Predicted 3D model of a 94-nucleotide RNA (c-di-GMP-I riboswitch aptamer) from a Pseudomonadota bacterium. The model forms 100% of the base pairs in the Rfam consensus. The organism belongs to Pseudomonadota, within Bacteria.
[in-house]
RNA sequence: GCUGUUCAAGGGCAAACCCGUCGAAAGGCGGGGACGCAAAGCCACCGGUCUACCGGGCGCCCAUCGGGCACCCCACGACAGCGGAGCCGCCAGU
Numbered sequence: 001g002c003u004g005u006u007c008a009a010g011g012g013c014a015a016a017c018c019c020g021u022c023g024a025a026a027g028g029c030g031g032g033g034a035c036g037c038a039a040a041g042c043c044a045c046c047g048g049u050c051u052a053c054c055g056g057g058c059g060c061c062c063a064u065c066g067g068g069c070a071c072c073c074c075a076c077g078a079c080a081g082c083g084g085a086g087c088c089g090c091c092a093g094u
Base pairs, nucleotide, nucleotide: 001094002093003092004091012037013036017032018031019030020029021028022027035081041087042086045084046083047082048079049078050077055073056072057071059069060068061067062066
């Protein structure tokens, strides 16, 4: 470097869901829990996906100089368990 379909040993991670917590949300973190995973280890660089507080557009309502509501756009927010690139690595075989 390649292979791990199966086989050996020690193991590792943990989907949905539930509880707590942070967050506007997506989602994160902790505990429980296991659908799965040989990189389900790290990393938002590329594509993709999700969300839309703020901001922008447009309209409506209340009835007043302020407030509320609906829709659309927007990543500066996220997802590494969607794919690719990059980095690092355990065991066995070769």